[in-house]
């Protein structure tokens, strides 16, 4: 150099082109003399640029990181 894959919430990970979603984490009520476990409710996320589309997380192109081949 040059070929595949990945990028989504603090973390793992879902997501036929049509309201981004779970699950530990966080935060707040109850419950408890008190913690703990329980319940409930709530904050919070699409790497970045363009492009096609009525509509992009998805779909195309570059970029930018990581991973694993080949040389």
């Nucleotide at each position: 150099g040059g070929g595949c894959c990945c990028a989504u919430a603090g973390g793992u990970a879902a997501a036929c082109g049509g309201u981004a979603u779970a699950c530990c984490g966080c935060a707040g009520u109850c419950u408890u003399c008190g913690c703990a476990u329980g319940a409930c409710u709530g904050a919070g996320u699409u790497c970045c640029g363009a492009g096609u589309u009525c509509g992009a997380u998805u779909c195309u192109c570059g970029g930018u990181g990581g991973g694993u081949c080949c040389a």